Model confidence (mean pLDDT): 90 of 100. A computed fold for a 344-nucleotide part of an RNA from an uncultured Gammaproteobacteria bacterium, annotated as small-subunit ribosomal RNA, central domain. The RNAcentral record of the full RNA draws on ENA, Greengenes and SILVA.
[in-house]
Context: one part of a larger RNA
RNA sequence: CUGGGCGUAAAGCGCACGUAGGUGGUUUAGUAAGUCGGAUGUGAAAUCCCCGGGCUUAACCCGGGAACUGCAUUCGAUACUGUUUGACUAGAGUCUAGAAGAGGGAUGCGGAAUUCCGGGUGUAGCGGUGAAAUGCGUAGAUAUCCGGAGGAACAUCAGUGGCGAAGGCGGCAUCCUGGUCUAAGACUGACACUGAGGUGCGAAAGCGUGGGGAGCAAACAGGAUUAGAUACCCUGGUAGUCCACGCCGUAAACGAUGUCUACUAGCCGUUGGGAUUUAUCUUAGUGGCGCAGCUAACGCGAUAAGUAGACCGCCUGGGGAGUACGCCGGCAACGGUAAAACUC
Numbered sequence: 001c002u003g004g005g006c007g008u009a010a011a012g013c014g015c016a017c018g019u020a021g022g023u024g025g026u027u028u029a030g031u032a033a034g035u036c037g038g039a040u041g042u043g044a045a046a047u048c049c050c051c052g053g054g055c056u057u058a059a060c061c062c063g064g065g066a067a068c069u070g071c072a073u074u075c076g077a078u079a080c081u082g083u084u085u086g087a088c089u090a091g092a093g094u095c096u097a098g099a100a101g102a103g104g105g106a107u108g109c110g111g112a113a114u115u116c117c118g119g120g121u122g123u124a125g126c127g128g129u130g131a132a133a134u135g136c137g138u139a140g141a142u143a144u145c146c147g148g149a150g151g152a153a154c155a156u157c158a159g160u161g162g163c164g165a166a167g168g169c170g171g172c173a174u175c176c177u178g179g180u181c182u183a184a185g186a187c188u189g190a191c192a193c194u195g196a197g198g199u200g201c202g203a204a205a206g207c208g209u210g211g212g213g214a215g216c217a218a219a220c221a222g223g224a225u226u227a228g229a230u231a232c233c234c235u236g237g238u239a240g241u242c243c244a245c246g247c248c249g250u251a252a253a254c255g256a257u258g259u260c261u262a263c264u265a266g267c268c269g270u271u272g273g274g275a276u277u278u279a280u281c282u283u284a285g286u287g288g289c290g291c292a293g294c295u296a297a298c299g300c301g302a303u304a305a306g307u308a309g310a311c312c313g314c315c316u317g318g319g320g321a322g323u324a325c326g327c328c329g330g331c332a333a334c335g336g337u338a339a340a341a342c343u344c
Stems, first nucleotide, its partner, number of pairs: 004315003007298002012312001014201004021194003025088003029084003033081002035077008049065006091191001092188004096183004103177007110154001115149007125136002162169002206247006215241002220236004258311006266289011293300002317344003326337004
């Protein structure tokens, strides 16, 4: 130097965009840097290896050869890589016409339900549990009808369904806006893939300022249960949950499976588009089986964990420890990076 791995054993960054770098389609001509061949010079001697010789052998010593796989110069070769140049269209992208969708942002509107307030009817209970009690109620509750206020969430449709890079997204309407797919052509002409640093997005909880507050509900209080009960159950209840702006940057951020490309039996669903011969075909997704193959097994199996290629990230016994110290970030909470002693 090469050689192993990462679904569940240690190991895929939460996700994307993208800088450097790495890698890169078909073809023409040039060049000759990489690559290959020849020559010349050099590669000290000793050592190592081969042959021969000298000490009675050996170690050791002497002579000869080979080797020194390298470097430099020079002359050639041109398949591959590079580079320069011209061309191409199969990768990538643009245009035209359509299509589906809880994709994102803003504004407005709607009905059901809970709670509260006012009024009517009405009377002694209501509520809650395994059973109770705390609690509410003759100052008229619960129940029921009418009116009003306010906040949050959007039943049915609803799906093994759809959209999004991920986090995630669900009432209706309007405006602004991103991506995807299909069909047939036209156009650009390698513009591509990956991506250390970097930048942006990023559930919930939490933080700051100002609003809002119906229901729910950490903390807290009370009632039960219990040996105890700082719980599970019950009655209350504050942060919070909601909105605006700004932080935080973490999750079993999971498919515990990085991104891109190509190839590799079948069968059954399902969503969107297209074609027609109306039942099939095709294309882009999304599910269930399953051959080969892979796997320690479980299982995966064209949406691979199969067969290959490009690039990045990560792992190296358990504990100590995702901790200490230092540094960076943060208002803080804390996050990121990240050991060692010791021990088994």